[in-house]
Molecule: Glycine riboswitch aptamer
Organism: Caenimonas sedimenti
Parts: sequence; structure tokens; C1' cells
RNA sequence: UCGCCGCCGUCAGGAGAGAGUUUCCCCGUGAAACCGCCGAAGGCGCAGGCCCCAGCCGAACGCUCAGGCACCCAGGACUGACAAGCGC
Repeated sequence: UCGCCGCCGUCAGGAGAGAGUUUCCCCGUGAAACCGCCGAAGGCGCAGGCCCCAGCCGAACGCUCAGGCACCCAGGACUGACAAGCGC
């Protein structure tokens, strides 16, 4: 210097599940409790892999602690594009 990858930023796309019952009130489909659900923030667990000693990685699989469940808003794993930084 260039390139790949990762992190960060911006833009676009982005699923699922009760307008449930009761109570409260600032009367807003707002808050809380209860029951019923969802999985694609995060978290935990295993499968599996690396290594063969101890460890390391660890999923879109499982659990639902957290989060979420009319539309909208918000969040959203992941994908693509852009840009300039950081790291390797």
C1' cells in the first nucleotide's frame, strides 16, 4: 500500500405469537395481575466441531430467565449496499 475478515456507523429489506379476563386510572386500547402463546435482541443448555490434557468454538436445535404477542411505533437474528475509522 492492497486485500480478506471482524467491530462500529448509515440506508434498505426483515418473521412469529390473545384488540384474552379482571382491576386501576391521567379514560390513552395506557398501567398492573392472571391465564394462554412466540422466538430472530440478549442469556442459558446441548448436538456438533477443534484439540486429545486441560481447554476453546458452539448453531437458524432446545429452554423461555429476559424480551415480545391488533394496526402503528419501537425492538429485531440475518441479508444486501455504502462509507470512513478501529483491530487482525